Notes
Transfer RNA from Neocallimastix sp. 'constans', 74 nucleotides, folded computationally. Its mean pLDDT, the model's own confidence on a scale to 100, is 81. RNAcentral records the identical sequence in 2 taxa. It matches the Rfam family "tRNA". The family's RNA type in Rfam is transfer RNA.

[in-house]
RNA sequence: GCUCGCGUAGCCUAAUCGGAUAGGGCGUCAGACUUCUAAUCUGAAGAUUGCGGGUUCAAGUCCCGUCGUGAGUG
Numbered sequence: 001g002c003u004c005g006c007g008u009a010g011c012c013u014a015a016u017c018g019g020a021u022a023g024g025g026c027g028u029c030a031g032a033c034u035u036c037u038a039a040u041c042u043g044a045a046g047a048u049u050g051c052g053g054g055u056u057c058a059a060g061u062c063c064c065g066u067c068g069u070g071a072g073u074g
Stems, first nucleotide, its partner, number of pairs: 001073007010026004019057001028044005050066005
């Protein structure tokens, strides 16, 4: 240089052939329980889906560019 894959919350991860309010686990915060802590239970916050653009009535998903990362290859 070329080819292919991946990028979604602090961390990990799901989302069917493009259509439901982007869901779950851990963690964090608040409350309940407890003498206190842990555990358990309840609730809450937290995502411009790497970035920019395009297609579409509708994009996490398709297309183009770009950045990061991994693998293969000359």
The source organism's lineage runs through Eukaryota, Opisthokonta, chytridiomyceta, Neocallimastigaceae and Neocallimastix.